[in-house]
Context: one part of a larger RNA
């Protein structure tokens, strides 16, 4: 010198933009943070729209939080075979017939309470039997044999099954690099590797039983301290060095340790079982909880904020939509934390004014700086106007496109009257009107903003409302007078102070920087 997630002291006028528990992964009071669909189904209420409870479905494995373990089951990064995959996209094929329950509910009963326990009814896109299976699915002696579905409804479209492909996404294995330490030098029996099982969505000692005796290791095995890992970030001319906050990737956790269910997908932060520690409740039998989501509180501590506003916008979850839910997210508070803009006025103005200050007493400085004359209003006070963000949806009209019925003409074939003719029915094809549905694009009206009457614009008013902090021996800009008298004190090094101190206080003048200035602390 440059940097900070900084703190501390003095000091302090405003805006954009970021940013803000680093320490106790300690402990936590109150709200709120995942729920949604009646276009899957029962039932209770309600005059009716429409509420409620249940069973069902889908989502809750996302998204938000922290680094505590981890030195390698991890992170980069280049590779690879033996996997999976709701929800989306193409393409194919099917979507039949039955059944048995069971909650909500109704009775009866236990319990302080959580929360049960017994009987009765009843329904589904919940359950289960069966049929079908075609060229793929699964097995397989290649004959074959085995596995599925759910319906809803305006009749057009949304589902359900099953198989093949795609997209994105995940599990797995391999080399390569990833921090000290030898005052750690020897480490392993499932341990090395085979054969065969089993097991898993998939290779593999993943796991067993059976052979064998291997494997790693001075190019640091094994141990022991640290440590989340990249992408980045700070310095620096690089090379390097030294950090992983904000933000984007990946991993790991969710009071501590353990364990499985459900599921496409967890061994699940606000599911579940169990032990354990804490807290809490109690009628002492017995339950209840887990902010390392927002906000907020306790403690430690030098030290880090609102229990604030809406879903307008982006994004996510359910729904056909309307809509609902979102402490993700926009946004507003609070901290000069930090960067970057702006103002604390500008022109003129010597009797060079009082005043302080020094002074050789002549005088010089402060100093065009005050005063005063003239002007501006950035910015403040006041009043007025007044955004963009909005895109979506909806109504209507018009094109276009698919797709459904309906009328009329014309032809042509059947039919009826014994033949034609005329009528009248049904079928086909062409042509024309119009209508109804769904999608897509224009145009039009019509609704939707937390911020916030806030940015921003105009008008009035008035220099008005706005300057500090360190420093002055040398390094290092910037010097005199008083008092102190090796004392009080200063100091980042050399070093100052013992009666002239430019170095200690104190004043006056200078210097730096500036709404910040010093200081400590870390890193280049």
């Nucleotide at each position: 010198g440059g940097a900070u997630g900084a703190a501390c002291g003095c000091u302090g006028g405003c805006g954009g933009c970021g940013u803000g528990g680093a320490u106790a992964a300690g402990g936590c009071a109150u709200g709120c943070a995942a729920g949604u669909c009646g276009c899957g189904u029962g039932g209770g209420u309600u005059u009716a729209g429409g509420c409620c409870c249940a069973c069902g479905g889908c989502a809750a494995a996302c998204g938000g939080g922290u680094u505590a373990g981890u030195a390698a089951u991890g992170c980069a990064u280049a590779g690879g075979a033996a996997c999976g995959u709701a929800c989306c996209c193409u393409c194919g094929a099917g979507u039949c017939u039955c059944g048995a329950a069971u909650a909500a509910u109704c009775c009866c009963u236990c319990g302080a309470a959580a929360g049960g326990g017994g009987g009765a009814a009843u329904a589904a896109u919940g359950c289960g039997a069966g049929a079908u299976a075609g060229u793929u699915c699964u097995c397989u002696u290649c004959g074959g044999a085995g596995u599925a579905a759910a319906g809803a409804u305006u009749u057009a479209u949304c589902g359900c099954u099953u198989g093949a492909g795609g997209a994105g996404c995940g599990g797995c294995c391999u080399g390569u690099g990833u921090c000290c330490u030898a005052u750690c030098a020897g480490c392993u029996u499932g341990u090395u590797g085979g054969u065969g099982a089993g097991g898993u969505a998939a290779a593999g000692g993943c796991u067993c039983a059976c052979c064998a005796a291997g494997g790693c290791u001075a190019u640091g095995a094994c141990g022991g301290g640290u440590a989340g890992g990249g992408g980045a970030u700070g310095u620096g001319a690089g090379a390097g060095c030294a950090u992983g906050a904000u933000c984007c990737c990946c991993a790991a956790c969710a009071u501590u340790g353990g364990g499985a269910c459900u599921g496409a997908g967890a061994c699940a932060c606000u599911g579940c079982c169990c032990a354990a520690a804490c807290a809490c409740c109690u009628a002492c039998g017995g339950g209840u909880g887990g902010c390392u989501g927002c906000a907020g509180u306790c403690g430690a501590g030098a030290a880090u904020c609102u229990u604030c506003g809406g879903c307008a916008a982006u994004g996510g979850g359910g729904g056909a939509a309307a809509c609902c839910c979102u402490g993700a997210c926009c946004g507003a508070g609070c901290g000069a934390c930090g960067c970057c803009g702006c103002g604390u006025g500008a022109a003129g103005g010597a009797u060079g004014a009082a005043g302080g200050c020094c002074u050789u007493c002549g005088g010089g400085u402060u100093g065009u700086a005050a005063a005063c004359u003239u002007c501006u209003u950035u910015u403040g006070c006041a009043a007025g106007g007044g955004a963009a963000g909005a895109a979506a949806c909806u109504a209507u009209g018009c094109a276009c496109a698919a797709u459904u019925g309906a009328g009329a003409a014309a032809u042509u074939c059947a039919u009826u009257u014994u033949u034609u003719c005329u009528u009248g029915u049904g079928g086909a094809u062409u042509u024309u009107u119009g209508a109804a549905u769904u999608g897509u694009g224009c145009a039009u009206g019509g609704c939707u903003g937390a911020c916030g009457g806030u940015a921003c614009c105009u008008u009035g008013c008035g220099a008005a409302u706005a300057a500090g902090g360190g420093g002055u021996u040398g390094c290092u800009a910037a010097c005199u007078c008083u008092g102190u008298g090796c004392c009080a004190g200063c100091a980042g090094c050399a070093g100052c102070g013992g009666u002239a101190a430019u170095a200690c206080a104190g004043a006056g003048a200078c210097c730096c920087c500036a709404a910040g200035c010093g200081u400590u602390a870390u890193c280049c």
About this RNA:
Predicted 3D model of a 524-nucleotide part of an RNA (small-subunit ribosomal RNA, 5' domain) from a soil metagenome. Its Rfam family is "Bacterial small subunit ribosomal RNA".